Record summary:
The RNA shown here (Glycine riboswitch aptamer) has 95 nucleotides and comes from an Anaerolineaceae bacterium. The prediction has a mean pLDDT of 80. Of the family's consensus pairs, 90% are formed in the model. NCBI's taxonomy places the organism under Bacteria, Chloroflexota, Anaerolineae, Anaerolineales, Anaerolineaceae. Rfam family: Glycine riboswitch aptamer. Gene Ontology term of the family: glycine biosynthetic process.
[in-house]
RNA sequence: GUGGCGGGGAGAGACGCGCACGAUGUAGCUUGAGCGCGCACCGAAGGGGCAAGCCUGCAUGUCAGGUGAAUCUCUCAGGUAAAAGGACCCGGCGC
Numbered sequence: 001g002u003g004g005c006g007g008g009g010a011g012a013g014a015c016g017c018g019c020a021c022g023a024u025g026u027a028g029c030u031u032g033a034g035c036g037c038g039c040a041c042c043g044a045a046g047g048g049g050c051a052a053g054c055c056u057g058c059a060u061g062u063c064a065g066g067u068g069a070a071u072c073u074c075u076c077a078g079g080u081a082a083a084a085g086g087a088c089c090c091g092g093c094g095c
Base pairs, nucleotide, nucleotide: 001095002094003093005091006090007089008088013039015038016037017036018035019034021032022031023030040080041079042078046076047074048073049072053067054066055065056064057063058061
């Protein structure tokens, strides 16, 4: 440095409307997950963007182009009860 194992790990609507399925003896209510539409939010899977610096060019500059980081920024993706996931950190094992 890398792979997998164990542990820790934040943020934001259990949102509204509709469809159809299940539960409930029937119906209704209620409720669960699924799909569609809509508005509001989050940033720590992934993804996009950029500073200084460095390099190059010539028309030598408050110039142009290239390269260039993130926990910054965007919010495409993903997420907004639990579960799952989760950047990053810890432990030990392999290469």